Predicted 3D model of a 157-nucleotide RNA (FMN riboswitch aptamer (RFN element)) from Microtetraspora glauca. The coordinates come from a structure-prediction model, not an experiment, and the mean pLDDT is 78.
[in-house]
RNA sequence: AAGCGUGCUCCGGGGUCGGUGAAAUUCCGAACCGGCGGUGACAUCCGUUCCUCACGGGAACGCGGUGAAGUCCGCGACCCGGCCGAAGCCAUCGGCCGGUGGACCUGGUGCGAUUCCAGGACCGACGGUCAUAGUCCGGAUGGGAGGAAGCGCGCGA
Numbered sequence: 001a002a003g004c005g006u007g008c009u010c011c012g013g014g015g016u017c018g019g020u021g022a023a024a025u026u027c028c029g030a031a032c033c034g035g036c037g038g039u040g041a042c043a044u045c046c047g048u049u050c051c052u053c054a055c056g057g058g059a060a061c062g063c064g065g066u067g068a069a070g071u072c073c074g075c076g077a078c079c080c081g082g083c084c085g086a087a088g089c090c091a092u093c094g095g096c097c098g099g100u101g102g103a104c105c106u107g108g109u110g111c112g113a114u115u116c117c118a119g120g121a122c123c124g125a126c127g128g129u130c131a132u133a134g135u136c137c138g139g140a141u142g143g144g145a146g147g148a149a150g151c152g153c154g155c156g157a
Stems, first nucleotide, its partner, number of pairs: 003155007010147002016030004031135002033124002035075004042067004046062007070122002079099008104120005126138003
C1' cells in the first nucleotide's frame, strides 16, 4: 500500500401551457420525474493476439476498469402491530422484532434478454388544501438502504 474494522460528513428528481369552474400546479388534454444493492448478451476505455503494405480502420479474447432496469430479484422510505426503556396511565420519543407494501407487454436480434434495439403501455406512502396531488405545502434542518465520494482513527508486509 491493498485489505479489514471503526467514527464523523455527504448523498432524491419532477407542474408548465391550455380547458372547465366560484374555487384545481389536485379534475380533463398535452407535459415532466425515477432512491440503494444485485443481475445484465449493450456502450465505452484498457490490455493481449491477429487482419490490413501502411495511414486509418477492423476482429477475437480477458474471473480487466467504468457506466447501464421506476415495472426482474432483494432493500430502504411511508404505513400497521408487538415487546422493551424514560416510576404508573395516555400521548410522544428511542431501541429491537414482525407485518403490509406499486407497476410490462408486443415485435426484433440471439444459444440465452420482462435488462439490448424499436414501439406502445403502466406505476408512484401519509396528513393538508375554497376541488380529488408522484410533481404544491407539511411531518422533514427528520429517517434511511447502501455507496465509499470526503476527512480521520486502529489493525495490517